[in-house]
A computed fold for a 350-nucleotide part of an RNA from an uncultured bacterium, annotated as small-subunit ribosomal RNA, central domain. The coordinates come from a structure-prediction model, not an experiment, and the mean pLDDT is 88.
Context: one part of a larger RNA
RNA sequence: CUGGGCUUAAAGGGUGUGUAGGCGGGUCGACAAGUGUCUGGUGAAAGCCCCGGGCUCAACCCGGGAACGGCUGGGCAUACUGACGAUCUUGAGGCAGGUAGAGGUCACUGGAACAACUGGUGGAGCGGUGAAAUGCGUAGGUAUCAGUUGGAACGCCGGAGGCGAAAGCGGGUGACUGGGCCUGUCCUGACGCUGAAACACGAAAGCGUGGGGAGCAAACGGGAUUAGAUACCCCGGUAGUCCACGCCGUAAACGAUGCGCACUGGGUAUGAUGGGUUUUGACGCCCGUCGUGCCGCAGCAAAAGUGCUAAGUGCGCCGCCUGGGGAGUACGGCCGCAAGGCUAAAACUC
Numbered sequence: 001c002u003g004g005g006c007u008u009a010a011a012g013g014g015u016g017u018g019u020a021g022g023c024g025g026g027u028c029g030a031c032a033a034g035u036g037u038c039u040g041g042u043g044a045a046a047g048c049c050c051c052g053g054g055c056u057c058a059a060c061c062c063g064g065g066a067a068c069g070g071c072u073g074g075g076c077a078u079a080c081u082g083a084c085g086a087u088c089u090u091g092a093g094g095c096a097g098g099u100a101g102a103g104g105u106c107a108c109u110g111g112a113a114c115a116a117c118u119g120g121u122g123g124a125g126c127g128g129u130g131a132a133a134u135g136c137g138u139a140g141g142u143a144u145c146a147g148u149u150g151g152a153a154c155g156c157c158g159g160a161g162g163c164g165a166a167a168g169c170g171g172g173u174g175a176c177u178g179g180g181c182c183u184g185u186c187c188u189g190a191c192g193c194u195g196a197a198a199c200a201c202g203a204a205a206g207c208g209u210g211g212g213g214a215g216c217a218a219a220c221g222g223g224a225u226u227a228g229a230u231a232c233c234c235c236g237g238u239a240g241u242c243c244a245c246g247c248c249g250u251a252a253a254c255g256a257u258g259c260g261c262a263c264u265g266g267g268u269a270u271g272a273u274g275g276g277u278u279u280u281g282a283c284g285c286c287c288g289u290c291g292u293g294c295c296g297c298a299g300c301a302a303a304a305g306u307g308c309u310a311a312g313u314g315c316g317c318c319g320c321c322u323g324g325g326g327a328g329u330a331c332g333g334c335c336g337c338a339a340g341g342c343u344a345a346a347a348c349u350c
Base pairs, nucleotide, nucleotide: 004321005320006319007304008303012318014201015200016199017198021194022193023192025088026087027086028085029084031082033081034080035077036076037075038074039073040072041071042070049065050064051063052062053061054060091191092188093187094186095184096183097182098181099180103177104176105175106174107173108172109171110154114150115149116148117147118146119145120144121143125136126135162169163168206247207246208245209244210243211242215241216240220236221235222234223233258317259316260315261314262313263312266295267294268293269292270291271290272289273288274287275286276285277284299306300305323350324349325348332343333342334341335340
């Protein structure tokens, strides 16, 4: 390289937008580049292979053929691919009418809890643990009541429920804004799928500048435990956690399962919605589309399992794997303020 693979054995890129490229629906016409066929030229000789011959055989040599996988000219064919023209609507998109939703950004705002402070009541403990101690408290704490201030998170509803490409999103109101789904089938007429590069987004931690800081809490201090205890438990506590702007670009970024399309028995639950039917009505039942779960036929699978949300049957495109360690390391390059990230070996060894 090929072959074979990628849920769990090595292997799906964290996610999207999208350039090149690859691939691409129905019909008609015309072209003949690919393709097929016939034919011309060329493909030196030697060698390899086949046939025949010469040295007593062979090696070797001589003659003939084949081959030279190829390139190129011409004629013909036109199913498929291609390029061109025309046309179509089912793919895709638009339009109109609906609809659900923690989708996003910004602003304003609410109550519970907590903490600090002020004041009232009160008078000796509180707190904490397996038990304690450190700690707090007569300078009046804990408890309780009233008030003020502050920051962060939003109980019940809440659901194996919803939304989002993923990361992720949950008090309320408003402004701006993205996407989905359903119904109609009016419009465009293949405008599509995938996507190397590129660009954008990307939990937590971390970094820069400024702010904020209630609770929690790496580090750190103390009390315990213990042989020790740089831990688990307890009392404190700083970064941080929060906001704005700018970086970082990672993760068990997981469904450990790339995206798109088509096809292939069922059952059940649930979210959205259209139609039919009954009812005063919620609702129920039947038919359809989209989403989310569970169970399972065939099939697949090493099995576990999966099973119209495929890991089944096929097609298109991308990414990735190739024994373990060395190593996601060194070196180089690119990126970053740094931390580090991305790309990525070898010796050696089993």